[in-house]
RNA sequence: GCCUCCUUAGCUCAGCGGUAGAGCAGCUCAUUCGUAAUGAGCAGGUCGUCAGUUCAAUUCUGACAGGAGGCU
Numbered sequence: 001g002c003c004u005c006c007u008u009a010g011c012u013c014a015g016c017g018g019u020a021g022a023g024c025a026g027c028u029c030a031u032u033c034g035u036a037a038u039g040a041g042c043a044g045g046u047c048g049u050c051a052g053u054u055c056a057a058u059u060c061u062g063a064c065a066g067g068a069g070g071c072u
Base pairs, nucleotide, nucleotide: 001071002070003069004068005067006066007065010024011023012022013021018055026042027041028040029039030038048064049063050062051061052060
């Protein structure tokens, strides 16, 4: 220098056009003499950034940024 893939909640990841979810972690409550475990609930997201397409974009396209891998 060229090619490919990834970027979504604090962490690990789903979701592939129609108002964003799970597990773990956090908080509250119940249970217990107490803790752990268990159960119920709550909170937590400008979906990396900027543009484009579309009635509508996390999803499609481009550029940029960061990360991983390959080739030279």
Predicted 3D model of a 72-nucleotide RNA (transfer RNA) from a Flavobacteriales bacterium. Rfam family: tRNA. Rfam classes the family as a transfer RNA. NCBI's taxonomy places the organism under Bacteria, Pseudomonadati, Bacteroidota, Flavobacteriia, Flavobacteriales.